[in-house]
Molecule: transfer RNA
Organism: Fidelibacterota bacterium
């Protein structure tokens, strides 16, 4: 240096004709129970990596850019 693929809630992932984003785990709160665990019902948690552009609208389409995993080269 060159390709390819990720990036969305604390974590780990999901999300196609573009049209107010979702699960599970964890967490908070009610139920239970002498207490806790478990269980069970809720509830709250997002600038969809940044920055542009196309569009009436962008997590999605372009472009630049940062970070990350793998593969290939080249030097030593």
């Nucleotide at each position: 240096g060159c390709c390819a693929c990720c990036c969305u809630a604390g974590c780990u992932c999901a999300g196609u004709u573009g049209g107010u984003a979702g699960a599970g785990c964890a967490g908070c709160u009610g139920u239970u129970u002498c207490g806790u665990a478990a269980a069970u019902a809720g509830c709250a948690g997002g600038c969809c990596g940044u920055c542009g552009g196309u569009u009436c609208g962008a997590u999605c389409c372009c472009g630049a850019u940062g970070g990350g995993u793998g593969g290939c080269u080249c030097c030593a």